[in-house]
Context: one part of a larger RNA
RNA sequence: GAUGAACGCUAGCGGCAGGCCUAACACAUGCAAGUCGAGGGGUAUUAAUGGUGCUUGCACUAUUAAGAGACCGGCGCACGGGUGCGUAACGCGUAUGCAAUCUACCUCAUACUGAGGGAUAGCCCGAAGAAAUUUGGAUUAAUACCUCAUGGCAUCAUGAUUUCGCAUGGAAUUAUGAUUAAAGGUUACGGUAUGAGAUGAGCAUGCGUCUUAUUAGCUAGUUGGUAUGGUAACGGCAUACCAAGGCAACGAUAAGUAGGGGUCCUGAGAGGGAGAUCCCCCACACUGGUACUGAGACACGGACCAGACUCCUACGGGAGGCAGCAGUGAGGAAUAUUGGACAAUGGGGGGAACCCUGAUCCAGCCAUGCCGCGUGCAGGAAGACUGCCCUAUGGGUUGUAAACUGCUUUUAUACAGGAAGAAUAAGGGGUAUGUAUACCUUGAUGACGGUACUGUAUGAAUAAGCAUCGGCUAACUCCGUGCCAGCAGCCGCGGUAAUACGGAGGAUGCGAGCGUUAUCC
Numbered sequence: 001g002a003u004g005a006a007c008g009c010u011a012g013c014g015g016c017a018g019g020c021c022u023a024a025c026a027c028a029u030g031c032a033a034g035u036c037g038a039g040g041g042g043u044a045u046u047a048a049u050g051g052u053g054c055u056u057g058c059a060c061u062a063u064u065a066a067g068a069g070a071c072c073g074g075c076g077c078a079c080g081g082g083u084g085c086g087u088a089a090c091g092c093g094u095a096u097g098c099a100a101u102c103u104a105c106c107u108c109a110u111a112c113u114g115a116g117g118g119a120u121a122g123c124c125c126g127a128a129g130a131a132a133u134u135u136g137g138a139u140u141a142a143u144a145c146c147u148c149a150u151g152g153c154a155u156c157a158u159g160a161u162u163u164c165g166c167a168u169g170g171a172a173u174u175a176u177g178a179u180u181a182a183a184g185g186u187u188a189c190g191g192u193a194u195g196a197g198a199u200g201a202g203c204a205u206g207c208g209u210c211u212u213a214u215u216a217g218c219u220a221g222u223u224g225g226u227a228u229g230g231u232a233a234c235g236g237c238a239u240a241c242c243a244a245g246g247c248a249a250c251g252a253u254a255a256g257u258a259g260g261g262g263u264c265c266u267g268a269g270a271g272g273g274a275g276a277u278c279c280c281c282c283a284c285a286c287u288g289g290u291a292c293u294g295a296g297a298c299a300c301g302g303a304c305c306a307g308a309c310u311c312c313u314a315c316g317g318g319a320g321g322c323a324g325c326a327g328u329g330a331g332g333a334a335u336a337u338u339g340g341a342c343a344a345u346g347g348g349g350g351g352a353a354c355c356c357u358g359a360u361c362c363a364g365c366c367a368u369g370c371c372g373c374g375u376g377c378a379g380g381a382a383g384a385c386u387g388c389c390c391u392a393u394g395g396g397u398u399g400u401a402a403a404c405u406g407c408u409u410u411u412a413u414a415c416a417g418g419a420a421g422a423a424u425a426a427g428g429g430g431u432a433u434g435u436a437u438a439c440c441u442u443g444a445u446g447a448c449g450g451u452a453c454u455g456u457a458u459g460a461a462u463a464a465g466c467a468u469c470g471g472c473u474a475a476c477u478c479c480g481u482g483c484c485a486g487c488a489g490c491c492g493c494g495g496u497a498a499u500a501c502g503g504a505g506g507a508u509g510c511g512a513g514c515g516u517u518a519u520c521c
Base pairs, nucleotide, nucleotide: 001520002519003518005517006516007515008514009513012373013372014371015370016369017368018366019365020331025329026328027327029326030325031324034075035074036073039072040071045066046065047064048063049062050061051060052059053058054057082284083283084282091209092208093207094206095205096204097203098202101201102200106197107196108195109194110193111192112191113190114148115147116146117145124137125136126135127134128133154179155178156177157176158175159174160173161172162171163170164169184189210256211255212254217247218246219245222244223243224242225241226240227239228238229237259281260280261279262278263274264273265272266271286307287306288305289304290303309320310319311318312317337363339362340361341360345359346357347356348355349354376407377406378405379404387398389396390395412458413457414456415455416454417453421448427442428441429440430439431438432437433436465510466509467508468507469506470491471490472489476505477504478503479502480501486493487492
């Protein structure tokens, strides 16, 4: 000097930041991922009108309009948010490469979007069960599913030609054969195939990346080859066969510790230390394992199996996963509210309105830190009476301090006014042209918040402590105590005149803080 700090004493205000470092311990409760009716069938219900019945304001029925919940389907749920267990590794950083790769939504370009079919959820009628849930029958739709056609582009195989290169080979052209598409809806939008882009991801290679030799040998899918399989893709990735290799004192293997980096702290630098907040990457989601769906997961708020734990039970069987935001218990020296809003920024869905969003923006708590402001200013000596303290008893000191006079009003209190953050939004209207954009115009929306800020009034009014005073080290005397009580970072103080203990007066340093402890340079 520094800190995600803690403890003691103290405490007026504001701005900006930060806030479980310990038990990746266990979790009550609420919320944290939905959305689309412009994909689909369609019910309860409501309203209007007409009819019938009569119990005269109800029931039934028909038409029209609106239409929740649930269901099929699409997209999203792989983002965003959390944590640091594991990991000494191509995990991370950096530099390259993929002639070995994929990429939903988005952008651009080209071509197409033909004809049919069978189901199923829901609804309805049952059944089993305490529940969770399961199940039979009948029936129905789609942008759900299936078949056929088209077969360009594309892919694969074989052959040919041209061209290029990086060694394997790449690119283009062409012949034959094989394979693969589509979905409708409509005020508008979509769907299929292919190419290119953008974005994201996967893989590979070099170098760098803690400690221990009181760890010296390690390794059988191990190292390489051939073949096959698998993958988006290369590869012992997997399998079969063959060979016997591969790594290692330039530290293999083993053990310990640990997420890595940008950065942060310190230092003149070289270095040393750290990895909170914020950003990038990685890993994980009660513990272990597995795959499914999908463009993308081996998936925090999905599935299955096993385990531990908790809960419900009618004992037959079931349910659960806060390392999301709040919150609870426990642990600990120690770390906050079961708050408000989607107004802004961003995300998902939707044509849009809009819905969802504990992301986010705000508010609450905490001197945890940094920064800023204030607790008055000027005059005022009889250096006042008095008080404390000291004294050589003359006086000194507290001390311009107070009283007193004048001034000011930041802050405080009261009252009044009162934002920016809100737009190139959406929607409506108009103009221009290529009908999708541009321009003009209209116009709703603020959680914070009656907050910030401004004005007026009142009155010095509402606001100072903490540590130290032997030397290092700025600041000294008296009283008490008497090697006791105690102090102490080091040297050391204390045994009767203690500037070192305790108290007082005074002084010094910092100041809404000041000290102590811990840790780092």